[in-house]
Molecule: c-di-GMP-I riboswitch aptamer
Organism: Curvibacter sp. AEP1-3
RNA sequence: AGUGCUUAUGGGUAAACCCGUUGAAAGACGGGGACACAAAGCCACCGACCUACAGCAGCAAUGCCAUGGUAGCGGGGCCGCCAAU
Numbered sequence: 001a002g003u004g005c006u007u008a009u010g011g012g013u014a015a016a017c018c019c020g021u022u023g024a025a026a027g028a029c030g031g032g033g034a035c036a037c038a039a040a041g042c043c044a045c046c047g048a049c050c051u052a053c054a055g056c057a058g059c060a061a062u063g064c065c066a067u068g069g070u071a072g073c074g075g076g077g078c079c080g081c082c083a084a085u
Stems, first nucleotide, its partner, number of pairs: 006010001012037002017032006035072001041078003045075003048070003055064003
């Protein structure tokens, strides 16, 4: 690229873990890899949870604290594939 088959579908995402980068950390990103997911697509509005550089308290150990994060914790908002009715 062509032909044939299939009503449609034949696909999507990617946990743990490993490597690299980044960050104070939680974590995030890229590659590998598949736990699982019919919204595990997107959004930090509400709750919950994680971290604590800096700041405050303390003789110290340490405690408090989000302006940082988790959408694969729940609620909510927005968009969305296939089939059936």